Notes
The RNA shown here (Glycine riboswitch aptamer) has 101 nucleotides and comes from Novosphingobium sp. The RNAcentral record of the sequence draws on Rfam and Ribocentre. Its Rfam family is "Glycine riboswitch aptamer". Rfam links the family to the GO term glycine biosynthetic process. Rfam's curators write: This family represents the bacterial glycine riboswitch. The same sequence occurs in records of 2 taxa.
RNA sequence: CUGAAACGCGCGGGAGAGUUCUUUUCCGAUUCGGUAUCGGGAAAGGCGCCGAAGGAGCAACCGCCCCGGAAUCUCUCAGGCAAAAGGACCGCGCAGGGUCG
Numbered sequence: 001c002u003g004a005a006a007c008g009c010g011c012g013g014g015a016g017a018g019u020u021c022u023u024u025u026c027c028g029a030u031u032c033g034g035u036a037u038c039g040g041g042a043a044a045g046g047c048g049c050c051g052a053a054g055g056a057g058c059a060a061c062c063g064c065c066c067c068g069g070a071a072u073c074u075c076u077c078a079g080g081c082a083a084a085a086g087g088a089c090c091g092c093g094c095a096g097g098g099u100c101g
Stems, first nucleotide, its partner, number of pairs: 002101003007096001008094006018047001020046011048081003054077001055075003061069003
């Protein structure tokens, strides 16, 4: 100097499943006022559901003495089920720092 893979950062794309029921509470509107009603938000509980943050489990495969190793599979602890946020994974970019050639 240059190439590659991974990590990091930025940008873009990115699915699924109730904006369900009950209670409490906050805000606004209706009203002469109140009860009450409607709309929106939050908290708790119930039932139903999803899997692509994270987490956990497994092979007739691989290594192999024991045993160990995986996922977009499985489980749903967590998370999620209008929008927003998040989001495995994919693409592009970075004289970002290292590794290897």